[in-house]
RNA sequence: GGCCUUAUCGUCUAGUGGUUAGGACACGGCCUUCUCAAGGCUGGAACCCGGGUUCAACUCCCGGUAAGGUCA
Numbered sequence: 001g002g003c004c005u006u007a008u009c010g011u012c013u014a015g016u017g018g019u020u021a022g023g024a025c026a027c028g029g030c031c032u033u034c035u036c037a038a039g040g041c042u043g044g045a046a047c048c049c050g051g052g053u054u055c056a057a058c059u060c061c062c063g064g065u066a067a068g069g070u071c072a
Stems, first nucleotide, its partner, number of pairs: 001071007010025004018055001027043005048064005
């Protein structure tokens, strides 16, 4: 340098154009307990960046950035 794949809460991840963007762990609050742990209830928190297509884009297309793979 060419080609391929990937990018979503703090972390790991689900999401086949119309979902309230869901789950687990973690974190905050409350209950329970003499206290802690465990448990129960509850809350906050995310679509890598810029364009395009579309009535509607996390999702499709183009470019970029980053990571991984492969060939030279």